[in-house]
Context: one part of a larger RNA
């Protein structure tokens, strides 16, 4: 020096564990904010750096209810206290709630500076202190009020509203790519996707036919969502691809209000006869309807609307809840043995090992002073009906339609209807008008150019409950907690780190070595040192000893 073995060191794999995470389901809730939010800064404890709570009334104050012996958060110790005159704790309702922040009296380098008006306090007086108010915009009202006579613009004051945040989700609208595919690429595709912007709701959007359909003449009856129809019919450098509808089966189920004609009232204008405006009545449809005229009825049936109050239920604290002992092993019994018991409860978790009967629970049965929600009843409100006649009037206009240019329809301009509209044009009023995929006729069907409308549908930041052939600390969320430490001027990036033991009210008294806050040897604790560099403790690596070879 090599090799082998042994004993250690170092290291933190593996095994076991779980405080944390992941996914899904059901229910609730789906918002908060000028009554100042979300989020922060600074304070606040006997001692107080952090977290949590709270706000100068500051780990808290008051009331109401629950609960019942201990309590002063995480978090030990000390100190000082509180509690059956019912504390701590849990729930409901209040009070307080500094400063910043939409931030809103003005300013500003957020958590700071400086005011004005009115009122109050204080001073001999000023300074000073306290309270309330003082942003902008929109709408409405009142009062004012220029050039400029009437007026208007403008101004002042008051009332009401808005603003910001949030779940990177779901919705509607506007703007709107490219990588890609076409094995290149330009039409096309990706895709009306991503992204951006605006706006909203608990859902949104859509929605009560100018809809479909049928084609010798049958029918359906708002919208939305699901399954089929169907990868069909189509469309397509007929390439890549894109891709319906009718109809059928289900979920759900609901229909309404205006404009106009006409009538009444009020006001305005002027050419004095009309016109316009406002309010109320009337009226709302396609076997056309309504106005209008005549006759008749005064009853019935609803409603999406719903005050107070009552009743019922739910949520926000909770309550009761059966049944086992002994011996043995052991540090410890829930294990083993023996003999019992309960069960509308043998789900689960914990307890010194594995417990139906030890604890919490579980089955089952109860409970609210207060607040909120839902449902029922409900005053009020509101809606609704007939017959006959047909002379006259009305039935949504820069609209429908057309031409040109685009877009959207599964449909790329095509034979291209239907829908939307940038430009230019431009009807009709029931003897009317739209549609039935160029167009024409016949026939069928519907009534545009105003509006509203639950449910079935989409989503989940948050809360509650439950589940898992989901993870188990290099896994599972980035975080067993942390958006912390740290990095970056900044936008932003972003970790590592779990486990003694049943019990530290067993964390090693005492002695010794020593280069003396280290480490070790005795002794002691413990079931065991498992000794806080703490469960197990692999490998690389290092050291020592022994053997062997050279």
């Nucleotide at each position: 020096a090599g090799c082998a073995c042994a004993u250690g060191a170092a290291g933190g794999a593996u095994g076991c564990c779980u405080u944390g995470g992941u996914a899904u389901c059901a229910g609730u809730a789906g918002g908060c904010g000028a009554u100042g939010a979300a989020g922060g800064a600074c304070g606040u404890g006997g001692u107080a750096a952090g977290c949590u709570g709270c706000g100068a009334u500051a780990a808290g104050c008051u009331c109401c209810g629950g609960g019942g012996a201990g309590a002063u958060g995480c978090a030990c110790u000390c100190g000082a206290u509180c509690g059956a005159u019912c504390a701590u704790c849990c729930g409901g309702a209040g009070a307080u709630u500094u400063c910043c922040g939409a931030a809103u009296g003005g300013g500003g380098a957020a958590a700071c500076c400086c005011a004005g008006u009115u009122g109050a306090g204080g001073u001999a007086a000023u300074g000073c202190u306290c309270a309330a108010c003082u942003a902008a915009c929109a709408u409405c009202a009142a009062c004012u009020g220029a050039a400029u006579a009437a007026a208007u613009a403008g101004g002042u004051u008051g009332a009401u509203g808005u603003g910001g945040c949030g779940a990177u989700a779901c919705g509607c609208u506007g703007u709107g790519a490219a990588g890609u595919g076409a094995a290149a690429c330009a039409u096309c595709u990706c895709a009306g996707u991503a992204a951006c912007a605006g706006c909203a709701g608990g859902a949104a959007a859509a929605a009560a036919a100018a809809u479909c359909a049928a084609a010798a003449u049958a029918g359906a009856g708002a919208u939305u969502c699901c399954g089929c129809a169907a990868g069909u019919a189509g469309u397509g450098g007929c390439g890549a691809g894109c891709g319906a509808a009718c109809g059928c089966g289900g979920a759900u189920g609901a229909g309404c209000c205006u404009a106009a004609a006409c009538c009444a009232g009020a006001g305005a204008g002027u050419u004095u006869a009309c016109u316009c405006u406002c309010u109320g009545g009337g009226g709302u449809u396609g076997c056309g309807g309504g106005a209008c005229u005549u006759c008749g009825a005064u009853a019935u049936a609803g409603c999406a609307u719903g005050a107070a109050a009552u009743c019922a239920g739910a949520u926000u604290a909770g309550u009761c809840a059966a049944a086992u002992u002994a011996a043995c092993u052991g540090g410890a019994a829930a294990g083993u043995u023996a003999a019992g018991c309960c069960a509308u409860a043998g789900a689960g978790c914990g307890u010194g090992a594995a417990a139906g009967c030890c604890g919490c629970g579980u089955c089952g049965a109860c409970g609210a002073a207060a607040a909120u929600c839902u449902g029922a009843u409900g005053a009020a409100g509101u809606u609704u009906a007939g017959a006959a006649g047909u002379a006259u009037c009305c039935c949504a206009a820069g609209u429908a339609g057309g031409u040109c240019g685009g877009a959207a329809c599964a449909c790329g301009u095509g034979a291209a209807a239907c829908u939307c509209u940038g430009a230019c044009u431009g009807a009709a009023u029931c003897c009317g008008g739209g549609g039935g995929g160029c167009c024409c006729a016949c026939c069928c069907u519907c009534c545009a150019a105003g509006g509203c409308u639950a449910a079935a549908u989409a989503c989940u930041a948050a809360c509650u409950g439950a589940u898992a052939a989901c993870c188990g600390a290099u896994a599972g969320c980035g975080c067993a907690u942390a958006g912390u430490a740290c990095c970056g001027c900044g936008a932003g990036g972003g970790a590592a780190a779990g486990g003694u033991g049943a019990a530290a009210a067993a964390g090693u008294a005492c002695c010794c070595c020593u280069g003396u806050u280290a480490g070790g040897g005795g002794a002691g604790u413990u079931a065991a040192a498992a000794g806080u560099a703490c469960c197990u403790g692999a490998a690389a690596u290092c050291a020592u000893g022994u053997g062997u070879u050279u």
Background
Predicted 3D model of a 550-nucleotide part of an RNA (large-subunit ribosomal RNA, domain I) from a Lentisphaeria bacterium. The full RNA is in RNAcentral, with records from ENA. Taxonomically the source falls in Lentisphaeria (Bacteria, Pseudomonadati, Lentisphaerota).